The RNA shown here (glmS glucosamine-6-phosphate activated ribozyme aptamer) has 159 nucleotides and comes from a Thermoactinomycetaceae bacterium. It was read from a public genome assembly, where an Rfam model found it.

RNA sequence: CGUUGUAGUAAAGCGCCAGGACUGUAGGAACUACAGUUGACGAGGUGAAGGUUUAUCGAGGAGAUCGGCGGAUGCCUUCCGGCUUCGCGUCAAAGCCGAGGAGUUAUAGUACAAAAUAACAAGGCGACUUGUUAAACAAAAGCUAUAACAUGACGCAUU
Numbered sequence: 001c002g003u004u005g006u007a008g009u010a011a012a013g014c015g016c017c018a019g020g021a022c023u024g025u026a027g028g029a030a031c032u033a034c035a036g037u038u039g040a041c042g043a044g045g046u047g048a049a050g051g052u053u054u055a056u057c058g059a060g061g062a063g064a065u066c067g068g069c070g071g072a073u074g075c076c077u078u079c080c081g082g083c084u085u086c087g088c089g090u091c092a093a094a095g096c097c098g099a100g101g102a103g104u105u106a107u108a109g110u111a112c113a114a115a116a117u118a119a120c121a122a123g124g125c126g127a128c129u130u131g132u133u134a135a136a137c138a139a140a141a142g143c144u145a146u147a148a149c150a151u152g153a154c155g156c157a158u159u
Stems, first nucleotide, its partner, number of pairs: 014070004019066001020038008041058003047079006080098006087156006103149008117134007
């Protein structure tokens, strides 16, 4: 370094690092070598199968959360089960939902973070890492209300 087996742990801003940046040592320096550090802060998101890759929202920063690889609840197609289309049922059509849910558009109202920061502590020569405490600050969404707009056929019921 590779292969096999067993056991445990572990995930979606998740995992990894051979570029870059930074630190240390050596060489006079530029630079080179070796060894390290860093490399996404939460909110939101999974019916099944297949496919696909720059897969939602803000915070921070403006120095790199840069860059790369893999993955991923996104998206597309089909299927399953359902909701709406102004009484009910069936069949189709259009749109939508994934069980706390479900037509489109517009307007108004309404909610909650973590990092960062500061202080303290621990580890490290250092870059940096981990923890505790304090006060915070979002958006998308969702919900509520109002308004406008939203198929066809057959059958039944009512008037």
The model forms 89% of the base pairs in the Rfam consensus.
NCBI's taxonomy places the organism under Bacteria, Bacillati, Bacillota, Caryophanales, Thermoactinomycetaceae.
Its Rfam family is "glmS glucosamine-6-phosphate activated ribozyme aptamer". The family's RNA type in Rfam is riboswitch.